The RNA shown here (transfer RNA) has 73 nucleotides and comes from uncultured Lactobacillus sp. It matches the Rfam family "tRNA". It is annotated as a transfer RNA. It was read from a public genome assembly.
[in-house]
RNA sequence: GGUUUGUUAGUCCAGAGGUCUAGGACGCCGCACUGUCUAUGCGGAAGCAUCGGUUCAAUUCCGAUACAGACCG
Numbered sequence: 001g002g003u004u005u006g007u008u009a010g011u012c013c014a015g016a017g018g019u020c021u022a023g024g025a026c027g028c029c030g031c032a033c034u035g036u037c038u039a040u041g042c043g044g045a046a047g048c049a050u051c052g053g054u055u056c057a058a059u060u061c062c063g064a065u066a067c068a069g070a071c072c073g
Stems, first nucleotide, its partner, number of pairs: 001072007010026004018056001028044005049065005
């Protein structure tokens, strides 16, 4: 350099055009429980890499860029 795959909360994963107001686990915060801590129960905050395009509608499809991986040279 070429081809190809991926990028979603602090971490690990689902979701593949509308029914999603993007969900789960761990973690974090608060409350309850307890003499205290842990555990347990309830609640809360926090996310679609960036920029364009297609569409009535895009996290989802397409392109470019950035980053990471694999293969080839």